[in-house]
RNA sequence: UUCAGACAAAGGCAAACCUGUCGCGAGACAGGGACGCAAAGCCAAGGGUCUCAAUUGAUACGGCCUGGCUGCCAGG
Numbered sequence: 001u002u003c004a005g006a007c008a009a010a011g012g013c014a015a016a017c018c019u020g021u022c023g024c025g026a027g028a029c030a031g032g033g034a035c036g037c038a039a040a041g042c043c044a045a046g047g048g049u050c051u052c053a054a055u056u057g058a059u060a061c062g063g064c065c066u067g068g069c070u071g072c073c074a075g076g
Stems, first nucleotide, its partner, number of pairs: 002076002005073001012037002017032006035063001041069003045066003048061002051058002
């Protein structure tokens, strides 16, 4: 540098659900919780899905796919 995640260790994230607050809503945040994740880290560019509104506009998710940037451990 590249391929790749079989074995192992350390650490990380946190679905559903519950409680509280916010939002018209999709949903968000905090706490609990753990189904899963090797980028389930960041961006939100293309596609996709959803909400409000109603004619082209404002959002939400991104743990749906692709793309960009970065990164731990062990192996070839």
Molecule: c-di-GMP-I riboswitch aptamer
Organism: Thermoleophilia bacterium